[in-house]
RNA sequence: UCGACCCCACCCGGGAGAGGCCGGCGACACCGCCAGUGGCGCCGGCGCCGAAGGAGCAACCGCCCCGGAAUCUCUCAGGCGAACGGACCGGGCGGGCGAG
Numbered sequence: 001u002c003g004a005c006c007c008c009a010c011c012c013g014g015g016a017g018a019g020g021c022c023g024g025c026g027a028c029a030c031c032g033c034c035a036g037u038g039g040c041g042c043c044g045g046c047g048c049c050g051a052a053g054g055a056g057c058a059a060c061c062g063c064c065c066c067g068g069a070a071u072c073u074c075u076c077a078g079g080c081g082a083a084c085g086g087a088c089c090g091g092g093c094g095g096g097c098g099a100g
Base pairs, nucleotide, nucleotide: 002100006096007095008094010092011091012090013089014088019046021045022044023043024042025041026040028038029037030036047080048079049078053076054074055073056072060068061067062066
C1' cells in the first nucleotide's frame, strides 16, 4: 500500500398473511325540507394475521459460573382496501474489523 470473510448505516429493486366486518357519534357532500345515501374522522366490539419492534422455549454454539441464540412459539405492540410499513433476498456505496 492492497485487502477476502464478517458487522453496521444509507440508496435502488423484489417482498407475504389476515374483516375494504358490526355498532355508535361527528362534521362534509348529494337533496327544496324531512328522511335517505356516500365517502371521511373518532370511539367501542368481536373475528383474524405475523415478516417492524418485543417476549418465551430450544436444536446448536461459546470464554461453559453463565451467556449468545430462529423464519419455532406468544401476540404486548403492530397489521387485516390502497398508500405507508415490512423479516428476508439481490445490487450499489460508505465506514469498522482484519485473515492474507